The RNA shown here (THF (Tetrahydrofolate) riboswitch aptamer) has 100 nucleotides.
[in-house]
RNA sequence: GGCAGAGUAGGUAUGGAUGCGUUAAGUGACAGUCGGACGGGAAGUUGCCGCUGUACGAAAAGAGAUUGCUCUUGCGGUAUCCAUGCUGCAUUCCGCUGCC
Numbered sequence: 001g002g003c004a005g006a007g008u009a010g011g012u013a014u015g016g017a018u019g020c021g022u023u024a025a026g027u028g029a030c031a032g033u034c035g036g037a038c039g040g041g042a043a044g045u046u047g048c049c050g051c052u053g054u055a056c057g058a059a060a061a062g063a064g065a066u067u068g069c070u071c072u073u074g075c076g077g078u079a080u081c082c083a084u085g086c087u088g089c090a091u092u093c094c095g096c097u098g099c100c
Base pairs, nucleotide, nucleotide: 001100002099003098004097005096010087011086012085013084014083015082016081017080018079019078020076021075022074028056029054030053031052032051034050035049036048040094041093042092043091060073061072062071063070064069
C1' cells in the first nucleotide's frame, strides 16, 4: 500500500414479567432562531431522541364493596425490564484484527 473483517448507542419482531391509561394520559401527525446523543479517536446531517406548542383521536364489560375503591376479562399503533432472532457506527477520515 491492497483486500477482507470485528465492535456501540439504538431500532424492530416474538414470548414472558411488572405497571400506566380506559374520568384519555400515552402512541401516532405537524411545527420550532430550542436541547441532546450517535463503534476506539475526530468531524457530523436533511436522519434519531428529548422538550415545548398545535390539531386530530379511542372499548369497554362483569363481580365485589358502597363514595369510588378493589378484583377479573378485555382494549391502547401504551411504558419499563428480561430472553431470543433480525437490523445497525447516515456519512467522511483515522485507528483495531487477519491475510497478501
Annotation: Of the family's consensus pairs, 83% are formed in the model. It was read from a public genome assembly, where an Rfam model found it.